[in-house]
RNAcentral holds the sequence, with entries from Rfam. This is a predicted structure of a 178-nucleotide RNA (Lysine riboswitch aptamer) from Anaeromonas frigoriresistens. The prediction has a mean pLDDT of 80. The source organism's lineage runs through Bacteria, Tissierellia, Tissierellales, Thermohalobacteraceae and Anaeromonas.
RNA sequence: UUCAAUUGUAGAGGAGCGACAUUUAAGAGUACUUAGUGGAGUUAAGCAACGCUGAAACGAAAGAAAAGGAAAUGUCGCCGAAAUAUAUAACUGAUUGCUUUAAGGUUAUAUAUUGGGUCUAAAUAGAAUAUAUUUAGAACUGUCACAAAGAAAAACUUUGUGGAGUGCUAUUGGUUGA
Numbered sequence: 001u002u003c004a005a006u007u008g009u010a011g012a013g014g015a016g017c018g019a020c021a022u023u024u025a026a027g028a029g030u031a032c033u034u035a036g037u038g039g040a041g042u043u044a045a046g047c048a049a050c051g052c053u054g055a056a057a058c059g060a061a062a063g064a065a066a067a068g069g070a071a072a073u074g075u076c077g078c079c080g081a082a083a084u085a086u087a088u089a090a091c092u093g094a095u096u097g098c099u100u101u102a103a104g105g106u107u108a109u110a111u112a113u114u115g116g117g118u119c120u121a122a123a124u125a126g127a128a129u130a131u132a133u134u135u136a137g138a139a140c141u142g143u144c145a146c147a148a149a150g151a152a153a154a155a156c157u158u159u160g161u162g163g164a165g166u167g168c169u170a171u172u173g174g175u176u177g178a
Base pairs, nucleotide, nucleotide: 002178003177004176005175006174007173008171009170010169011168014079016078017077018076019075020074021073022072023071024070032063033062034061036058037057041050042049044100045099046098047097048096082114083113084112085111086110087109088108089107090106091105092104115141116140118138119137120136121135122134123133124132125131143163144162145161146160147159148158149157150156
């Protein structure tokens, strides 16, 4: 000096990922309240409490929400960004209150899966036909490898096939080897 391995640092994919704030639609003329009818219960269960000074329920009259979820814009953090499943632990979670508990939800840890978004179908969740997640399929896209062709020609371009992010690219950093 060159090459290779390993490690550190930086970076790329694009309808890229996530958080927060504002606005908007939907939730919904729903829950609920008042007046009326009604006439003994009010809950998932138990105990209390409330209830003929009127429980539940009810068509219709008047008034009338909110949360989770979603879209757009802006700001911020990023490229296993993030998401999902299982297990463990804690919290929350049905009504007038307390206790127990169900579906569901939140956080943390461990393991496993998924390169990325789009569309279609099914299932689950959801008020929903919005949307989210999982599975399967279809093309698209970025990256690497192989093959063929083009170009004077390594690089480069096109086509095809295949793999996965524990990947790929760069490196003037460190270590080791030849």